Transfer RNA from a candidate division WS5 bacterium, 77 nucleotides, folded computationally. Its mean pLDDT, the model's own confidence on a scale to 100, is 81. Its Rfam family is "tRNA". The family's RNA type in Rfam is transfer RNA.

[in-house]
RNA sequence: GCGCCCGUAGCUCAGGGGAUUAGAGCGUAUGGUUGCGGUCCAUAAGGCCGGAGGUUCGAAUCCUCCCGGGCGCACCA
Numbered sequence: 001g002c003g004c005c006c007g008u009a010g011c012u013c014a015g016g017g018g019a020u021u022a023g024a025g026c027g028u029a030u031g032g033u034u035g036c037g038g039u040c041c042a043u044a045a046g047g048c049c050g051g052a053g054g055u056u057c058g059a060a061u062c063c064u065c066c067c068g069g070g071c072g073c074a075c076c077a
Stems, first nucleotide, its partner, number of pairs: 001073007010026004028044005050066005
């Protein structure tokens, strides 16, 4: 330098054929249970989806550029 993949909640990820209110598990908080804790049960908080543009009536989802991470190939005296 070229190509491919990934970036969504504190963590691990789903959703990626455009429209229902963006979800799950773990974790956290509160309550219940318990002698206390754990386990278990219930409820809740937490993200405008890496950034910026574009297409569209409508974008996490499609297009472009950029940023970050990973992999392969090439180049290198």